Predicted 3D model of a 73-nucleotide RNA (transfer RNA) from a Chloroflexota bacterium. The source organism's lineage runs through Bacteria, Bacillati and Chloroflexota.
RNA sequence: GCCACCGUAGCUCAGUCGGAAGAGCAUCCGCCUCGUAAGCGGACGGUCACGGGUUCAAGUCCCGUCGGUGGCU
Numbered sequence: 001g002c003c004a005c006c007g008u009a010g011c012u013c014a015g016u017c018g019g020a021a022g023a024g025c026a027u028c029c030g031c032c033u034c035g036u037a038a039g040c041g042g043a044c045g046g047u048c049a050c051g052g053g054u055u056c057a058a059g060u061c062c063c064g065u066c067g068g069u070g071g072c073u
Base pairs, nucleotide, nucleotide: 001072002071003070004069005068006067007066010025011024012023013022019056027043028042029041030040031039049065050064051063052062053061
């Protein structure tokens, strides 16, 4: 230098054919227990990496930038 894939909650990751952003863990509160852990219920938490484009509508499609991983030279 070229190519591919990835970037979504504090962490690990889903998200279908473009149509209401989710799960588990963590944190906090409650229930349970003599108490703790486990278990159960609930809450909190997101500029969907950034900028632009297409569209009535974009996490999703297109272009560019940045970052990460792998490959080629």
Model confidence (mean pLDDT): 83 of 100. RNAcentral holds the sequence, with entries from ENA. Its Rfam family is "tRNA". The family's RNA type in Rfam is transfer RNA.